[in-house]
Molecule: small-subunit ribosomal RNA
Organism: Minisyncoccia bacterium
């Protein structure tokens, strides 16, 4: 210091999330050692045992043992000492634990005055006489214990009397009133004890500021606020009591609720905050819970007392005891937190004169890696880069100097030996820790490494397993078979005796913004004004000195932070001095700004006079044009209405149209980006009354002013009462269309309503989505409404100035759009409002209202978002424009039939597999009878049908011939010919074969969503991009856009764009025209209409004419004219399109277990109730059949084509000429022409299907060929809804050849000539496509995207008849212990009764907060549920705000507003 995350991608808003620091911490895994620290954070829950407050014989009397002396019969005296309870003093209010309560009788800071202080210190004075009680002891008694009762003796520094006082107390005086103790010593003398002043110290009390959340707590308050008097207290005070008065507190937040001890510090932070209050220190405040006083200096008392309550114990059932929040310990609840330890040797405390003697305070040691800090776990050399793993492109690479080995060294640990400071102001005495620290020696490398993490934020990756399983995960996200993200291995990072993980703070967060943010459109300006309190305010002069500023004083404890120094080996640590801080109080200065007084002036403000405009308000009254309605008059059959219809009205006379009446609402033209209002809103005409504004003049006051929380006023349209109107229109309603359905859109009617008057309601998209005021900051224009000059007869018209209202536009502002003197610029002031999205503007409480509902306004949960602007596509039942046999215009046809071939389906042992709208279906397949072949049954082989390498054996390889099993592969006998190279007699090597083992072969198995190539399609469509440069905060625009042009992004002009690249078009190839060379063949020469090379022509280039002139249109010349024709050529890319079965290939699977490999025989890919698709051949006379005649082209041919002759009725057959081809053969081409018949019929159409008898091809035509002959002669008489092809030599039509091929199921595919139309007004409409605009909630791009209602499961919340518990608090009743105070007894020591107040306990009505509850609603969520289709495009009725009505539901309708 920042990084992930919204999007297709980009700005900006904005959450959320990470990375850092830290903790009394837990938990996981691991765990050598030492120094300092630190540890019940939850149940202030309950406790067993044992300590944690004693101490003085120099206050005091007893007793007990001990020792000495002394008297003695027992036994006693005296003294010394040591113990035991007692009396008595001090001491137990410290020190030690806790955070429950308390938001202020607390803490902090800073002051104050009306007090108290034991022990300590200073000083003054005094300590004198008398008396009494009691416990201990003894007896006696009651009890189970605990604990008592009654007699009797005693002592004191026990407790009373009484003198006696003064710088003591009261009191002006005068006078009155109060004290005491003694121990110890031989003794000086000392330690006490009373009074009194003073000091320290320590406590009580009083005031000011200061620091949690809550306004969905807005009002509290009767000892309350305040005064007299009294009481009371060490002391002030309503602390209490009577009596007076009625005050006292509050939006600067009272009262109430909830949460909490405070502070010094700590933790992070650049800081300013924020959070936080464990260990040390201060200060409160508790000590089971709830009162209460005693005692004392000094408590309302942690180890004291009383009650009262719960709990526990103990009992002999009468009764008693107890309080670990002291150090240990133990239950128990908890993620969770220690030894029932040693010592007073140190430093403190308590009692004593002192020895002492107490001291779980303390010093210390143990446990826990809980934290910080230090240390180790070995150094040095060692490459053949061993072995082993793991990777690998197979060649290597990591682990790696690591390891082994050698050499060195001992931190630490073991062990042996010395061995402390801490301890002394003092001479001896005295160490828990401790035989420790530390110091000296041995041996020996030897006793010591692990957690996390490896997709990105974030250091560090491969490989194998898993296959939306099973798992991660802090966020974004990972896993559906190539996972760097799961688990596992290896290796890599990190930190390291620890590493993490989890919770909890600060940061990061400018994400609450004081330092430092916003409110047009992203959340967010109140629906407007008037205005209270508050804020905040122009010029001049003086005077004060709050605020401000300097400066000083005092404090702000120590410890801590920080700096320097020292001291433990160093560091954490820990001593020492210094310094720093803010705050508060006080003093003394300053006087520019606020600020107060007190004084002036007039530029802001307002007042006045004149002028003037304006749908500005309220109210009466008046008109005219529609409308409707009623009567009456002509008329006559329709009218109306709608996309098209119906419902409806009409011969009982309708619409129309005239003529009189009535009625009720609104107010054409004028009308405008215009007027006027604070908003809403205002609109015929005239009239009353009335608000506001603007300009001129400078006449008046004299700052009077801006804002405005709360307040109150007004507030479209709906809507509500009441009580009128009621034409029009029209929620609801009825009926008719629409539809799959229409609770809608359109239609016919229709009530509230809509209009008045009074009365509520109080909300809008109440909008400029832009609060109010004031001041500065470029212009240009247009309009309303004043005023000057000038001009004019006067008006216009120019030029200035001033309010209002548009439009463009600099600067500046903005995340972009924008905005820009009517700011969203640069400023000030003052208010309102936001702080991620949903939940919800909803619940609950409250206030309002007749309701309807309105105003205030959560949370639980969920989510990684929601959003704003723009940008580039896609798309639209958006819009210009342009194109295409896309329509139209025409010509044949499919869709009906028979029949042939795909395909689906079915069917089957098998019908092998792929293509599935268009872009698959006579497609792969340019030929399945065996083979093909992959499928099925069945029979065989397993190193293999086929490749290379080895090893071991045998032979050349290998050709022919008999044979036996069998369906055949195949197994299996014999016979014969042959015998490579080097070397050559042989051995022996090479070569190749065969058998046997090993490494491997093979797979038409899977994945086209792992790919390579190749394909299709949009489309032969004009398109797709790049460099530089520009512009933009960016994405990204410009080029490429706009005109004119074109078949074209074709060309031309313009223009921040020049330029270029892929495509277009040339360039290539056939073909129409000529010229020209050659001449295999053809012809009888020579020739050239054949072949085959070269060239010329065509370029809007010539001419004429027109236009909008670069271009274009007509016409002409030419064989061809504006691209002549056809072909090859497929841009950036789309659709995870198609092919792993041509072909190649990545994983993966099957293979010495009888296979998914290979062989072989037979079946099958030919099946048949249907459907669909491309085809063929027809229904006929523009035709069928017979005779006769004529004219092509491109191919193709040696296991090939096959002439001539010859046989047969023909398919064919014999025979074999010639031809490797312009030579030969295929080869008669047919539609045609002509001649005859058929005469509109299911025929002399039509050929289907069958039935006989032949011919070829293969090894074989059964399943399953093809051709011929003779016979048989189906359906069909032109084709329903849709739908194809095609613009000239083209459709139609007509016949020939070729591939594949042994034949052929070919009508298909490829080509090739004959023969030859018709039409095209146009571009409305269908489809397709391109530019260029628009809207967009889409971007997997409309086959998107979303809405809501029912259905399920799952969650938390609020309603809820009620039910359970807690808390606070009023009212009443009871009323302990105890203080006060009264009474009565009284052995004077007390007893017993009363009152007042009084804890618990009770009753009662509420309040409050929690659990918990049948039911009902609504809200969130959940990979493939149900209904529609609301909404984003003009979303197919433009949406959306308020309102009200109706509806399964999104929603529709009426009404008014807004344009998002």
């Nucleotide at each position: 210091a920042g990084a992930g995350u919204u999007u297709g991608a980009u700005c900006c808003u904005g959450g959320c999330u990470c990375a850092g620091g830290a903790u009394g911490a837990a938990c996981g895994c691991u765990g050598g050692c030492g120094a300092c620290g630190u540890g019940g954070a939850u149940a202030a829950g309950g406790c067993a045992u044992g300590c944690a407050a004693g101490u003085c014989g120099a206050a005091c009397g007893g007793u007990u043992c001990u020792g000495a002396c002394g008297a003695a019969g027992g036994u006693c005296g005296u003294c010394a000492g040591a113990g035991c309870a007692g009396u008595g003093g001090c001491g137990a209010a410290c020190g030690a634990g806790g955070u429950a309560g308390u938001a202020a009788u607390a803490c902090a800071g800073a002051g104050g005055a009306a007090c108290a202080u034991a022990c300590c210190c200073c000083a003054g004075a005094g300590u004198c006489g008398g008396g009494g009680a009691u416990a201990a002891u003894u007896c006696g008694u009651c009890g189970a214990a605990a604990g008592g009762c009654g007699a009797a003796c005693u002592a004191a520094u026990c407790c009373g009397c009484g003198a006696u006082g003064g710088c003591c107390c009261c009191g002006c005086a005068a006078g009155g009133g109060u004290a005491a103790a003694g121990g110890a010593g031989c003794a000086a003398u000392u330690c006490g004890c009373u009074c009194u002043g003073g000091g320290a110290u320590u406590g009580g009390c009083c005031u000011c500021u200061g620091g949690g959340c809550u306004a969905u707590c807005a009002g509290c308050u009767a000892g309350u606020u305040g005064g007299u008097a009294g009481g009371g207290u060490a002391a002030u005070g309503g602390c209490c009591u009577a009596c007076c008065a009625a005050g006292g507190c509050g939006a600067u937040g009272a009262c109430g609720g909830c949460u909490a001890g405070g502070g010094g510090g700590g933790g992070u932070g650049a800081g300013a905050g924020c959070c936080u209050g464990u260990u040390c220190c201060c200060c409160a405040c508790c000590g089971a819970u709830g009162g209460u006083a005693c005692u004392g200096c000094g408590a309302c008392a942690c180890g004291g007392a009383c009650c009262a309550u719960a709990c526990a114990c103990c009992u002999a059932c009468g009764g008693g005891u107890g309080g670990c929040a002291g150090c240990a310990g133990c239950c128990g609840a908890g993620a969770a937190u220690c030894u029932u330890c040693c010592g007073c040797a140190a430093u403190g405390g308590g009692c004593g004169a002192a020895a002492g003697c107490c001291u779980g305070a303390c010093g210390g040691a143990g446990c826990g890696a809980c934290g910080u800090c230090g240390c180790g776990u070995g150094g040095u050399g060692g490459a053949u880069g061993a072995a082993g793993u793991c990777c690998u492109u197979c060649g290597g690479g990591a682990c790696g100097u690591a390891a082994a080995c050698a050499c060195c060294u001992u931190u630490u640990g073991u062990c042996g030996g010395g061995g402390a400071c801490g301890a002394a102001a003092u001479u001896u005495u005295u160490g828990a820790c401790g035989g420790u620290a530390c110091c000296c020696g041995a041996a020996g490398a030897a006793u010591a490494a692990g957690g996390g993490g490896u997709u990105g934020c974030u250091a560090a990756a491969c490989u194998c397993g898993u296959g939306c399983c099973a798992g991660c995960a802090g966020c974004a996200g990972c896993g559906g078979u190539a996972a760097u993200a799961c688990g596992a291995g290896u290796g890599c990072c990190c930190c390291a005796a620890g590493c993490g993980u989890u919770a909890u703070c600060c940061g990061g967060a400018a994400u609450u913004a004081c330092u430092g943010g916003g409110c047009g459109u992203a959340a967010a300006g109140c629906g407007u004004g008037u205005g209270u309190a508050g804020g905040c305010g122009g010029c001049c002069c003086a005077u004060c000195a709050a605020g401000u500023u300097u400066u000083u004083u005092g404090u702000u404890a120590a410890a801590g932070c920080c700096u320097c120094a020292c001291g433990c080996u160093c560091a954490a640590c820990g001593u020492g001095a210094g310094a720093a801080a803010u705050g508060c109080a006080g003093g003394a200065a300053a006087u520019a700004c606020u600020g107060a007084u007190g004084g002036g002036a007039u530029a802001g403000a307002g007042g006045a006079g004149g002028u003037g405009a304006g749908g500005g308000g309220u109210c009466u009254a008046u008109g005219g044009a529609a409308c409707u309605c009623a009567u009456g008059g002509u008329g006559u059959a329709g009218g109306g209405g709608u996309g098209a219809a119906a419902u409806c009205c009409g011969u009982u006379g309708a619409u129309a149209u005239c003529a009189u009446g009535g009625g009720g609402a609104a107010c054409a033209c004028c009308a405008a980006a215009a007027g006027c209002g604070a908003a809403g809103g205002c609109a015929a005409u005239a009239g009353a009354c009335u608000g506001g504004c603007a300009c001129c003049u400078a006449u008046c006051u004299g700052a009077c002013g801006c804002u405005g929380a709360g307040a109150c006023a007004c507030u479209a349209a709906a809507g509500c009462g009441u009580g009128g109107g009621g034409a029009u229109c029209a929620a609801a309603c009825g009926g008719g269309a629409u539809u799959a359905g229409a609770u809608a859109c359109c239609c016919c009617g229709g009530u509230a309503g809509u209009c008045c008057a009074c009365g509520c309601c109080c909300u809008a998209a109440a909008c400029g989505a832009u609060g109010u005021u004031c001041u500065c900051u470029a212009g240009c224009u247009u309009u309303c409404c004043g005023g000057a000059g000038u001009a004019u007869c006067g008006a216009c018209c120019c030029u200035c100035u001033g309010g209002g209202a548009g439009g463009c536009g600099a600067a500046g502002c903005u995340a972009a759009c924008g905005c820009g003197a009517u700011a969203a610029g640069a400023g000030a002031a003052c208010c309102g409002c936001c702080u991620g999205g949903g939940a919800a503007g909803u619940a609950c409480g409250g206030c309002c209202g007749c309701a309807a509902g309105g105003c205030u306004a959560a949370a639980a949960c969920u989510c990684a978002a929601a959003g704003g602007a723009a940008u580039a596509g896609a798309c639209g039942g958006g819009g210009a424009c342009u194109u295409g046999c896309a329509c139209a215009a025409g010509c044949g046809g499919u869709g009906g039939a028979u029949c042939a071939u795909g395909c689906g389906g079915u069917u089957u042992a098998a019908u092998u597999c792929g293509a599935u709208g268009g872009u698959a279906a006579a497609c792969g397949a340019a030929g399945a009878a065996c083979c093909u072949u992959a499928c099925c049954a069945g029979g065989g082989c397993u190193a293999g049908a086929c490749a290379u390498c080895u090893c071991a054996c045998u032979g050349a390889a290998g050709g022919u011939c008999c044979g036996a099993a069998g369906a055949a592969a195949u197994u299996u006998g014999g016979g014969c010919c042959g015998u490579u190279c080097u070397c050559a007699c042989a051995a022996g090597g090479a070569a190749c074969a065969g058998u046997g083992g090993g490494a491997c072969a093979g797979g038409u198995g899977u994945u086209g969503c792992a790919u390579g190539g190749c394909u299709g399609u949009c489309g032969u469509c004009a398109g797709u991009u790049c460099g530089u440069g520009g512009c933009u905060u960016g994405a990204g625009c410009u080029g490429u856009u706009c005109c004119c042009u074109u078949a074209a992004g074709u060309g031309g002009g313009g223009a921040a764009a020049c330029g270029a690249a892929c495509g277009c078009a040339a360039c290539c190839c056939c073909u129409a025209u000529c010229g020209u060379c050659u001449g295999u063949u053809a012809c009888a020469a020579g020739u050239g209409u054949c072949a085959g090379g070269c060239g010329a022509g065509a370029c809007u280039g010539u001419c004429c004419g027109c236009c909008u002139a670069u271009g274009g249109c007509g016409g002409a010349a030419g064989g061809a004219a504006g691209c002549g024709g056809g072909g090859a050529u497929g841009a950036c890319g789309c659709c995870a399109a198609g092919u792993c079965a041509g072909c190649a290939u990545g994983a993966c699977c099957c293979u010495c277990u009888g296979a998914u490999g290979c062989c072989c025989u037979g079946g099958g890919c030919u099946a048949c109730a249907c459907g669909c698709a491309u085809g063929a051949u027809a229904c006929a006379a523009u035709g069928g059949c017979g005779g006769u005649g004529a004219c092509a082209a491109u191919g193709g041919g040696u296991u090939g084509c096959g002439a001539c002759g010859g046989g047969g009725a023909a398919a064919c057959c014999c025979u074999g000429a010639g031809c490797c081809a312009a030579u030969c053969c295929u080869c008669u081409a047919a539609a045609c022409a002509u001649c005859g018949c058929c005469u509109c019929a299911g025929u002399u159409c039509g050929g289907a299907u069958u039935g006989a008898g032949g011919u070829c091809u293969g090894c074989a035509a059964c399943u399953c060929g093809a051709c011929c002959u003779c016979a048989u002669g189906a359906a069909g008489u032109u084709g329903g809804a849709a739908u194809c092809g095609c613009u000239a030599g083209u459709a139609a039509u007509c016949g020939c050849a070729g591939g594949u091929c042994a034949g052929c199921u070919a009508u298909a595919c490829u080509g090739c000539g004959g023969u030859g139309a018709a039409u095209a007004c146009g571009u409305u409409c269908u489809c397709a496509a391109g530019u260029c605009u628009u809207g967009u909630a889409c971007u997997c791009a409309c086959c998107g995207c979303c809405c809501g209602u029912c259905a399920a499961g799952c969650c938390a919340a609020g309603g809820g008849a009620g039910c359970u518990g807690g808390g606070a608090a009023u009212g009443c009743c009871c009323g302990a212990a105890g203080u006060a105070u009264c009474c009565g007894c009284c052995u004077c020591g007390g007893c017993g009764g009363g009152u007042c107040c009084g804890a618990c306990g009770g009753c009662a009505a509420g309040u409050u907060c929690a659990g918990u509850g049948a039911c009902a609603a609504g809200g969130g969520u959940u990979a493939a549920g149900u209904c529609g289709u609301a909404a984003c495009a003009a979303g197919g009725c433009a949406c959306g705000g308020g309102u009200a009505g109706c509806g399964g539901a999104a929603g529709c309708u009426g009404u008014u507003c807004g344009u998002g």